Transfer RNA from a Patescibacteria group bacterium, 72 nucleotides, folded computationally. Rfam family: tRNA. The family's RNA type in Rfam is transfer RNA. Gene Ontology term of the family: triplet codon-amino acid adaptor activity. The RNAcentral record of the sequence draws on ENA. Its mean pLDDT, the model's own confidence on a scale to 100, is 81.

RNA sequence: GCGCCCAUAGUUCAAUGGAUAGAGCACAAGCCUCCGAAGCUUGAAAUUGAGGUUCGACUCCUCAUGGGCGCA
Numbered sequence: 001g002c003g004c005c006c007a008u009a010g011u012u013c014a015a016u017g018g019a020u021a022g023a024g025c026a027c028a029a030g031c032c033u034c035c036g037a038a039g040c041u042u043g044a045a046a047u048u049g050a051g052g053u054u055c056g057a058c059u060c061c062u063c064a065u066g067g068g069c070g071c072a
Stems, first nucleotide, its partner, number of pairs: 001071007010025004018055001027043005048064005
């Protein structure tokens, strides 16, 4: 330099172009308990950035950024 893949919550992962983007673990509060753990209930929390296509984009297209792999 060229090509391919990946980027969603603190973390690990979902989500046929169409519902208020869901779940496990973790975190906070409450219940329970003598106290804690476990269990139950509730809550906070995310689509890497900028454009484009579309009635509608996490999803499709382009560029950029970051990471991984291959070739040279």